A computed fold for a 73-nucleotide RNA from Roseibacillus sp., annotated as transfer RNA. RNAcentral holds the sequence, with entries from ENA. Taxonomically the source falls in Roseibacillus (Bacteria, Verrucomicrobiota, Verrucomicrobiia, Verrucomicrobiales). Rfam family: tRNA. Rfam classes the family as a transfer RNA. Its mean pLDDT, the model's own confidence on a scale to 100, is 82.

RNA sequence: CUCUCGGUAGCUCAAUAGGCAGAGCGGGGGACUGUAGUUCCUCAGGUCGGUGGUUCGAGUCCAUCCCGAGAGA
Repeated sequence: CUCUCGGUAGCUCAAUAGGCAGAGCGGGGGACUGUAGUUCCUCAGGUCGGUGGUUCGAGUCCAUCCCGAGAGA
């Protein structure tokens, strides 16, 4: 320098022909228990790496930049 893959909740990851973003763990509250743990119920939490563009509509498509991993020169 070029190419490929990835960046979504505190963490690990889904969402795959564009149609209003979810799960598990973790966190708050409650039930149960003498206490704790396990289990169960419930709640909160992200405008999806940044900026533009396409579209009625973008996590998803396009351009560019940033970060991480890998391959090549």